[in-house]
Molecule: Glycine riboswitch aptamer
Organism: Alphaproteobacteria bacterium HGW-Alphaproteobacteria-7
RNA sequence: GCGGACGAGCGGGAGAGCCCGUUGCCCCGGUCAAACGGGGCGCGGCGCCGAAGGAGCAACCGCCCCGGAAACUCUCAGGCCAAUGGACCGCUCGGCUGC
Numbered sequence: 001g002c003g004g005a006c007g008a009g010c011g012g013g014a015g016a017g018c019c020c021g022u023u024g025c026c027c028c029g030g031u032c033a034a035a036c037g038g039g040g041c042g043c044g045g046c047g048c049c050g051a052a053g054g055a056g057c058a059a060c061c062g063c064c065c066c067g068g069a070a071a072c073u074c075u076c077a078g079g080c081c082a083a084u085g086g087a088c089c090g091c092u093c094g095g096c097u098g099c
Base pairs, nucleotide, nucleotide: 001099002098003097004096006094007093008092009091010090011089012088017046019045020044021043022042024041025040026039027038028037029036047080048079049078053076054074055073056072060068061067062066
């Protein structure tokens, strides 16, 4: 000086209902009081997405047994206004390591 994996910081970062119900709670409107309506949370249902994680098969790689392996597949989990999260990408820094 160049590279590798790891860690940290910053930036970028998709998809899919802000659907239906509610005899639960809270707030607002309304009423003499109710009824009723709206919003939020919780709960239930169906639909959907995949790029945290997880699982499966495989091109391929190693190879004694066998093992590793995706952005493919499945959706257990997660997610479907926004926010959060987010594989992956870029830059910077840190120590480790190879030439």